[in-house]
Molecule: transfer RNA
Organism: Eubacteriales bacterium
RNA sequence: GGCGGCAUAGCUCAGCUGGCUAGAGCAUUCGGUUCAUACCCGGAGGGUCAUAAGUUCGAAUCUUAUUGCCGCCACCA
Numbered sequence: 001g002g003c004g005g006c007a008u009a010g011c012u013c014a015g016c017u018g019g020c021u022a023g024a025g026c027a028u029u030c031g032g033u034u035c036a037u038a039c040c041c042g043g044a045g046g047g048u049c050a051u052a053a054g055u056u057c058g059a060a061u062c063u064u065a066u067u068g069c070c071g072c073c074a075c076c077a
Stems, first nucleotide, its partner, number of pairs: 001073007010026004019057001028044005050066005
């Protein structure tokens, strides 16, 4: 330098055949339960869906560029 993959909650991920409010588990927190703790049960908070632009009535989802990480190939001054 060329090609490909990935980026969604604090962490691990789902959703990516465009559609109406963006989800799960763990963690955090509150309550229940218990003599108490843990387990268990219920609730709550937490997201500019990496960034920017474009297409569209509508984008996490499609297109382009950029950034970061990973892999393969090439080059080697």